A computed fold for a 79-nucleotide RNA from an uncultured Methylococcaceae bacterium, annotated as c-di-GMP-I riboswitch aptamer.
Rfam family: c-di-GMP-I riboswitch aptamer. From the family's description: GEMM was predicted in a large-scale screen for bacterial structured RNA regulatory elements.
It was read from a public genome assembly, where an Rfam model found it.
This record gives sequence, structure tokens and C1' cells, in this order.
RNA sequence: ACACGAUAAAGCCGAAGCUACCGUAAGGUGGCGACAGAAAGUUACGGAUCCUGAAACCGAGGAAAGCCGGACUGCCGAA
Repeated sequence: ACACGAUAAAGCCGAAGCUACCGUAAGGUGGCGACAGAAAGUUACGGAUCCUGAAACCGAGGAAAGCCGGACUGCCGAA
């Protein structure tokens, strides 16, 4: 300390799966569970992805974001 990230400390979070409910669907919420994570906190801004529907052209709505990049905020202090 805005860099950096340790067999440190205190914490945080919670993949897959199971289960109940919601949704046309993607998927979401609660509980159990624990793969992983130094931002797996917030945001959805750009690209990529998924669903509905259209599909000749043009265009619409939704989802997740723990794929890549960006913005904002944040614990600790070994090397």
C1' cells in the first nucleotide's frame, strides 16, 4: 500500500448434487451440502453464452455472469 498475495490470523462465500416452491423455458428462491474462490462483494458497461419468439429484411423480451475485459467499494500485512 491503489502494487503484491503467505501452509499467517480473523472472517466471508458456497460449485455439483438432493429437496420444496415459482417460471413456457433459460433459470430463480428456501433448506441440506461443499467444488472452488484474494474480491466468487456491488454493477451488467463491452464481448462471448443460454432461453422465448421471429426468422426474407429489420427488430423485441428474458436469464446467468464462478468465461474474458471494465467501473465502484473492501479484510489482513509475511515475502